[in-house]
RNA sequence: GGGAUACAAGGGCAAACCCACCGAAAGGUGGAGACGCAAAACCGCGGGCCUAACGCGCGAGCAAUGGCAGCCGGGUUGCAUCU
Numbered sequence: 001g002g003g004a005u006a007c008a009a010g011g012g013c014a015a016a017c018c019c020a021c022c023g024a025a026a027g028g029u030g031g032a033g034a035c036g037c038a039a040a041a042c043c044g045c046g047g048g049c050c051u052a053a054c055g056c057g058c059g060a061g062c063a064a065u066g067g068c069a070g071c072c073g074g075g076u077u078g079c080a081u082c083u
Stems, first nucleotide, its partner, number of pairs: 002083004012037002018031005035070001041076003045073003048068003055062002
């Protein structure tokens, strides 16, 4: 440096639910809480999914500039052990 994550060690993160706040909503932030995760660390680059405010439409509806990194892929970085 590459690969692997079976055995360990130190650990790390934190789903759902609940509370408070922000938001039109999806969702986010903090607290509490653990379903799980070897990158569940970071990045909206590609795909996908969610919401539908402004806007458009006679109406049914359409629709992202708003979101999801714990949906998949990709990029970057990292601990330990083994090889």